[in-house]
RNA sequence: AGAGUUUGAUCCUGGCUCAGGACGAACGCUGGCGGCGUGCCUAAUACAUGCAAGUCGAACGAAACUUUCUUACACCGAAUGCUUGCAUUCACCGUAAGAAGUUGAGUGGCGGACGGGUGAGUAACACGUGGGUAACCUGCCUAAAAGAAGGGGAUAACACUUGGAAACAGGUGCUAAUACCGUAUAUCUCUAAGGAUCGCAUGAUCCUUAGAUGAAAGAUGGUUCUGCUAUCGCUUUUAGAUGGACCCGCGGCGUAUUAACUAGUUGGUGGGGUAACGGCCUACCAAGGUGAUGAUACGUAGCCGAACUGAGAGGUUGAUCGGCCACAUUGGGACUGAGACACGGCCCAAACUCCUACGGGAGGCAGCAGUAGGGAAUCUUCCACAAUGGACGCAAGUCUGAUGGAGCAACGCCGCGUGAGUGAAGAAGGUUUUCGGAUCGUAAAGCUCUGUUGUUGGUGAAGAAGGAUAGAGGUAGUAACUGGCCUUUAUUUGACGGUAAUCAACCAGAAAGUCACGGCUAACUACGUGCCAGCAGCCGCGGUAAUACGUAGGUGGCAAGCGUUGUCCGGAUUUAUUGGGCGUAAAGGGAACGCAGGCGGUCUUUUAAGUCUGAUGUGAAAGCCUUCGGCUUAACCGGAGUAGUGCAUUGGAAACUGGAAGACUUGAGUGCAGAAGAGGAGAGUGGAACUCCAUGUGUAGCGGUGAAAUGCGUAGAUAUAUGGAAGAACACCAGUGGCGAAAGCGGCUCUCUGGUCUGUAACUGACGCUGAGGUUCGAAAGCGUGGGUAGCAAACAGGAUUAGAUACCCUGGUAGUCCACGCCGUAAACGAUGAAUGCUAGGUGUUGGAGGGUUUCCGCCCUUCAGUGCCGCAGCUAACGCAAUAAGCAUUCCGCCUGGGGAGUACGACCGCAAGGUUGAAACUCAAAGGAAUUGACGGGGGCCCGCACAAGCGGUGGAGCAUGUGGUUUAAUUCGAAGCAACGCGAAGAACCUUACCAGGUCUUGACAUCCGGAUAAAGACCUCAGAGAUGAGGGGAUAGAUAUAUCCGAGACAGGUGGUGCAUGGUUGUCGUCAGCUCGUGUCGUGAGAUGUUGGGUUAAGUCCCGCAACGAGCGCAACCCUUGUUGUCAGUUGCCAGCAUUAAGUUGGGCACUCUGGCGAGACUGCCGGUGACAAACCGGAGGAAGGUGGGGACGACGUCAAGUCAUCAUGCCCCUUAUGACCUGGGCUACACACGUGCUACAAUGGACGGUACAACGAGUCGCGAGCUCGCGAGAGUAAGCUAAUCUCUUAAAGCCGUUCUCAGUUCGGACUGUAGGCUGCAACUCGCCUACACGAAGCUGGAAUCGCUAGUAAUCGCGGAUCAGCACGCCGCGGUGAAUACGUUCCCGGGCCUUGUACACACCGCCCGUCACACCAUGAGAGUUUGUAACACCCAAAGCCGGUGGGGUAACCGCAAGGAGCCAGCCGUCUAAGGUGGGACAGAUGAUUGGGGUGAAGUCGUAACAAGGUAGCCGUAGGAGAACCUGCGGCUG
Repeated sequence: AGAGUUUGAUCCUGGCUCAGGACGAACGCUGGCGGCGUGCCUAAUACAUGCAAGUCGAACGAAACUUUCUUACACCGAAUGCUUGCAUUCACCGUAAGAAGUUGAGUGGCGGACGGGUGAGUAACACGUGGGUAACCUGCCUAAAAGAAGGGGAUAACACUUGGAAACAGGUGCUAAUACCGUAUAUCUCUAAGGAUCGCAUGAUCCUUAGAUGAAAGAUGGUUCUGCUAUCGCUUUUAGAUGGACCCGCGGCGUAUUAACUAGUUGGUGGGGUAACGGCCUACCAAGGUGAUGAUACGUAGCCGAACUGAGAGGUUGAUCGGCCACAUUGGGACUGAGACACGGCCCAAACUCCUACGGGAGGCAGCAGUAGGGAAUCUUCCACAAUGGACGCAAGUCUGAUGGAGCAACGCCGCGUGAGUGAAGAAGGUUUUCGGAUCGUAAAGCUCUGUUGUUGGUGAAGAAGGAUAGAGGUAGUAACUGGCCUUUAUUUGACGGUAAUCAACCAGAAAGUCACGGCUAACUACGUGCCAGCAGCCGCGGUAAUACGUAGGUGGCAAGCGUUGUCCGGAUUUAUUGGGCGUAAAGGGAACGCAGGCGGUCUUUUAAGUCUGAUGUGAAAGCCUUCGGCUUAACCGGAGUAGUGCAUUGGAAACUGGAAGACUUGAGUGCAGAAGAGGAGAGUGGAACUCCAUGUGUAGCGGUGAAAUGCGUAGAUAUAUGGAAGAACACCAGUGGCGAAAGCGGCUCUCUGGUCUGUAACUGACGCUGAGGUUCGAAAGCGUGGGUAGCAAACAGGAUUAGAUACCCUGGUAGUCCACGCCGUAAACGAUGAAUGCUAGGUGUUGGAGGGUUUCCGCCCUUCAGUGCCGCAGCUAACGCAAUAAGCAUUCCGCCUGGGGAGUACGACCGCAAGGUUGAAACUCAAAGGAAUUGACGGGGGCCCGCACAAGCGGUGGAGCAUGUGGUUUAAUUCGAAGCAACGCGAAGAACCUUACCAGGUCUUGACAUCCGGAUAAAGACCUCAGAGAUGAGGGGAUAGAUAUAUCCGAGACAGGUGGUGCAUGGUUGUCGUCAGCUCGUGUCGUGAGAUGUUGGGUUAAGUCCCGCAACGAGCGCAACCCUUGUUGUCAGUUGCCAGCAUUAAGUUGGGCACUCUGGCGAGACUGCCGGUGACAAACCGGAGGAAGGUGGGGACGACGUCAAGUCAUCAUGCCCCUUAUGACCUGGGCUACACACGUGCUACAAUGGACGGUACAACGAGUCGCGAGCUCGCGAGAGUAAGCUAAUCUCUUAAAGCCGUUCUCAGUUCGGACUGUAGGCUGCAACUCGCCUACACGAAGCUGGAAUCGCUAGUAAUCGCGGAUCAGCACGCCGCGGUGAAUACGUUCCCGGGCCUUGUACACACCGCCCGUCACACCAUGAGAGUUUGUAACACCCAAAGCCGGUGGGGUAACCGCAAGGAGCCAGCCGUCUAAGGUGGGACAGAUGAUUGGGGUGAAGUCGUAACAAGGUAGCCGUAGGAGAACCUGCGGCUG
C1' cells in the first nucleotide's frame, strides 16, 4: 500500500466482498511446563448453609466462675503451752469482706454513613472541566488560649410476678455511672445602641455598653495517701487540615412521521423553614417564563480518567484498575447522629418465602464462598490476619470473606521445551509414474553427545518493621520519687511453604497439533463421486478425465495452540473539516418576491469580541511515550521526565474580521432625453373557412379505405348559386425574430398598466447579494356553479382487420375544449444545467440603440452597449461534449444526492369538494442496477452493388406404374451411421452363401490373429474314410531332402481380441457459407482505454482489380497469374496412324511417301498491344481494325481468417471407460429384400415432332490374358459349341443411336403404355426357395401432361440420343465419363432468397430462433388494513388513606425546675387537621402482541394467456392528467426528444 466482482471487450459511477488489528468472548479438534494478569456481558431472578462489624472492665452496677492471696468469723481435728478453760500454731471445709483474673448479658461511649457489591434508574448541574459561596457545615486529628465550681432526681441489669406456642410485652420493688437535669463563672454567639476602617451590591472586620447560654469535682498509674502530679478523657473559643453542601459558564445520544410547552408556572412583597441561598414552603400582587441556536414528548444510556482502531482528523467502547454518581426485594417515611433519609438499623404498605398451638410472628447474598434457574458462556461452601489498611482500646489485644495468599480454567499476554551432531545402501514402506524413475528424505535406523523440562533425594531464603517479656543506661515536669518516654542487649512473631532458589543422580527417555492448498492468497497430484453427495468470505465449483466435493500422499502457514462464529475500528475519499458530488451515472426546488439568518465596495480614526503572543494556576494517581532500574530474559513491576493539543486568570500586539465615529463614489437606486416589443387587463370591431337553415338549378349517386363496409341520398343527397344564423380560431407577414420571472404571449382599433435598453452624469451615498420557514404566480387534464356549443373529440355505438382485436383504420358521437367566478398545484414544468458578481483567444450571423468616418441618394466601414444563434483556442470532462449565454478560473448564499428493487409505496400529519398533492419509512430481497463510448450481430432503417436471386424463356418434379433411399410399423433379427439448405440412387464403385457388424441354434477359452517362457515330437501338411447341418471329432495315409535360431502340439501366465461407449476428450479427413472478396500484420499516428487509422472517400472492376486523394507507409493470406485440358499454327518425329501424286488390291491390302489427317514433344500466339470516343491529362469503359481466338477465349484443378462443440471412434489412428469360458472367436440357417402408410431421388410413359417394319449414314472416351473373344455351325432369341487374333494407335468389345429414305397405323386407353401374372428356356455360381439377371410366347394394369407448391438451366448450354467404364462369379433405371443432334430468352433490378461495402438505431453479445412486460394458477417469505381481543407505560380527575414529619387540642397522665405546697412551667400518650405511598373507580393518550378475512410486494421449476418495450419493435417512445379494458395496455388533451 491494495485486491476480487457488472461488460464480448473498455473507461467511469457505484455497491457488495477479502487481506490487518483488537476482545471479560463462545464453539470444534488438540494439549508439556512456568511467570504475570483475568474470569455471570444473560434473570437488579429466587436463595439452603456458614462467615462478612465490632470493641472498650482504664466509664458503671450487679452476677457467675477460677486460682491464689489477705482479713474476720463459725465448726471440727491435731499439737504445744498449760489447764479444765483459755492462749498460740498448723491442716481441711464453710461464710463474709477485699484484691487479681476470666466470661456472657445489661447501662454507657465510640464505630455500624468507612471498607465491600451492583449499574436497575437517571439525558440530569448526574458526570467532566473551570470558577463562585460577602449564602454554608465539618466527629475523630493538629496548633493556640481559657477552664473543669457546686448540687439533684431517676432508670436498666437484678428480684418477685402477669400474658403469650413463640417473638416478645406488661406490673411491683431495689441500685450505679464518663447516662440524665437545674445553678454559678465566661471568651464566644445572638439582639439593641454608638464609633472607626475596608469592599464588586447585599455587606465585612475591630472596639464599647446592656440582656440570654456550658462542663465528667471522670478513669488509671505513682505517691510522703491531705493534697499534688503524669497520661487519657471532658467543656468553650480561634485557626488549620480533612470531608461534605449549594450556585454558575462550557462540553458530550437519537427521533420534527414529537411544534408548541408551562399554573408554584415566571417575578415581587411579607412570613416560615434550612447548616446555608432560593417558589424550598405559604399568603397576597403582577402576567409572566421556555422554544426551529430544537422547548415539550418519546426511545436509548450510569459519567469520566481511559481502552481498541486509525497516517491523522476521527469512529467505536466504558470489563478488570482509579475518581464521581445512583441503588440495596418493590414503594413511601422519618428517627438517631458530626455525618444517613442508612446493603448486613427502625416504621408502614405490596409481592414472595418460611415458622405456627391459627391467636400471631420471622426474612431480604447487586458482601465472600456456594445453590437453583436463565444462557453459547464465566471459578473453591479453601488458608491466614504473618504483611498493608480499617474499627475500638492507654495498651496487650479483639474483630476484619477489606486485604495477603493458595485452588480451578490455554481465557489472555510473555518465556521455555518436545532434543543436538553425524549418518546414502539414497534401506524398508507409502504415494506417483512416460515404468526409466521421482518424492517423503539425512528424514528414519545406526553411532557419538547434552539434561532445559521431568522423576527421586538433599540444602534452603527474602518478605520482620513493630510489639511483648527480662536486664542495663539516660531524661522532662515536680519540693521529690516511681511510672511514662528514649537508647541498648537477649529471647520471641510467616498464611503462602519446606515455596522460590540451589546441589546431586537417572534416562532421549514422558511432551505436536491444527488449518489451508481454483483466483484474491503462500502451498498439487492420485483415487472415489457424477448438478448426486457436497463446498462456498466474494467470484463461483460439481452433469464420467473436478489442482474448488470426499479420502490419501505431498506441500504451505501458524504453533501449545490452530481454526470457526460474533462484535468494533480499518481498508471506505462509501457522509468527504482534513477529503466527494448534482447536463446524460443518485442528485438544481416549476418560477419569482421576501422576514430571520449567512456573506458584503473604498479611505481615515478608535476599540480589542474574534485572532496572534508571553506568564501564572489547573489539567489526580494509574495508563500511553522517553529513559534508568528489579525479577536469569520477557510479559510484569518500580523511579524520574515529558505529554496531556483543554479551561480559567492576567500582560502585550493591532495587519485582517467584528463593534463605534466620520468621509467617498465605482456597487445599487433616482432624475433628464430618446428607443423597440405576440408583456398584462378591459372594451369594441373585421374578413376567410367549416357547419347549419331557407330558396333556386340539377340527377344518381355521395362519402370513405390498403381494399371495403357501416353512414348519407329519388321524402332529391353530393355538386352549384343567393341570402341568413351561430360559435371558435386568426392564413400570408413569420424569422434558431421579439416580449415576459416562469407557466406563456400572434387579426385590427381604443383605454389603463408593468418591465427592459441606450445616452447623459444633475441627485442619494453601500441603501447590496442570497434566502430556511412564509407569500404570490403556475401548461394540459380534472372539479363546483351558471352560460355557451360551429368544428374537433376521451367514454360509448356500429363497420372493418384479425386466430382473437375491449386497438391501430372508417362512420357517427357525449363529457370536454370556449366564457364568468371559485378550486386543484402537478408535467420530459428541460438548457434534464439554482441565483448573483468578477476574470479568461478569436471568427461569423441576427434583433434593438448610440457614437465616428465616408457619402447627393441607396449604402458601406470602424467603435461601443444590451439581447439572441453558430463555429472554435486554452481549460474542464468518464466520455459524449461545454467553451464570454461555460459544464473554464474564483467568491457568497440556498436546494438536493449517498447501490438496485421494495417505493415515491405503507402508516401518521397537513392541504383539497373530490381526483389527489406535500412530507415520507421499514421488513424482506439481489450482487449487481447504471452512464458514455467500442467491436460485432440484427432491424417489417437508409444508400450503393452482385448472383439462374427475381423477371424473360426452355424442360421438369408434385398426379400414374415401377426402381431406389428414408421415416414409420412389424419382427427372433429386420445390424449401424447420416437429419433444414449442407440426411434421404447418402457411407454402399454393386447384402443369394461370403460380405455381416444383426437374430436363433451348435461349439472354443492364451483363444481366429501378434510377441515372450518351459516341455515334447520330427515333422506339419496335401490326400482318403466314417459321424455330424457344419464348425468339429475319430481314424488312415505320409515321414525323402533341407532346417532345429524352424515348424507343430501341450502347459503356465504376461497378454491377445472387441464394427462395445464417448466425434461434446482427439488426430486425420470431409461438407457448408463460398471461388463470396474478403481476413490480417509490422512501424507510425490518434484515443485514458476497448479500439481506430491503414481497409474509409471519388471513380472503376468478376475481384481489397486498378487509379486518384488522404496520417499514414509498407507487407502477408486470399483475387489474378503460374498448372492441366480445349480452340489456331510452326517445327521435330512417322508405327500399329495417314494416302496428295506414282504403281497395286476385294480391302491403305501391298510397294512407296510423310505432303495432309492424326499422334505427342518443343515452340509461337492475346498484351486493352493499335485506332477513335468518353473520363480528371488517371485507372478504366464503349466502338472499331487486324486476328483461329478480344478484353478472365471455354472448361477444370486450386477453397483466405473463420463459422456451424457441422459429419465421421463403423476407413484408419488414438486418450479414457467397459467386456474377458464373453460385448472375443468359429459354424449352419435366417435377417439386412418384411409392408395398412408417408416423403425424397430417378426410370418408363400417357403418344402422330409419335409407334411398328425395312433400308441406309456418321462418333468419341475407354476396357481386355482366371480376360476381350473375331470367323464358322446350331438356336426365333437369351445363348451354346468350336476356335483365329490380341498383354493392344496392330486383335477384340464395336452393328453407335437419334438422323436420313421408304411403307403402315389415324386419335382410340389405341399397333400408345408396358406393370403384373402364367408357361417354356438361357447364363453365372457349392447353391438362384426366401432373394439374381436375361430370352421367347401369352396376359395387357394404372396412366390421356398432372392441385397447392416447387427444381434445373444463359451456349456447344438446356433439351434429346446413344456409347464406354469402375464395382463385379452373376446382378445398374444408380454413379463416373464420352461423343451425336442442338435451341429459346435476359426489358430490367421494383419485389422474393442469399451475399458484399458504407451509414444509422439498439435495452441484443449462447448476438432477433435475441431480449423482455403484465394478468392468471401453485408454493414459500416478510409486511399494510381489519370487527375486535389482550398486555404494558406515563399522566389526569375523583374516592379511600397506612406509617410519618409538621400544626392544633377539650378531657387524661406526669421524677428533676419554680413554688406561698393549692399548683404552675414543660413534657407524654390519645384525638383532630394538612400533605401523602400503595389501593380503587373513570374517560382519554401512547406503545407492543394477537386476529376470521383482505390488499399489494418479494422469491421460486421448464405452467397458462397474449406480445406492451428494445430496430421506424412493425400504431415512434416517454411525462402529467382523465376515461376505458382479461393482461400487458388503448384512447383523448397539453408537453418533451432521451
Predicted 3D model of a 1538-nucleotide RNA (small-subunit ribosomal RNA) from Ligilactobacillus salivarius. The organism belongs to Ligilactobacillus, within Bacteria.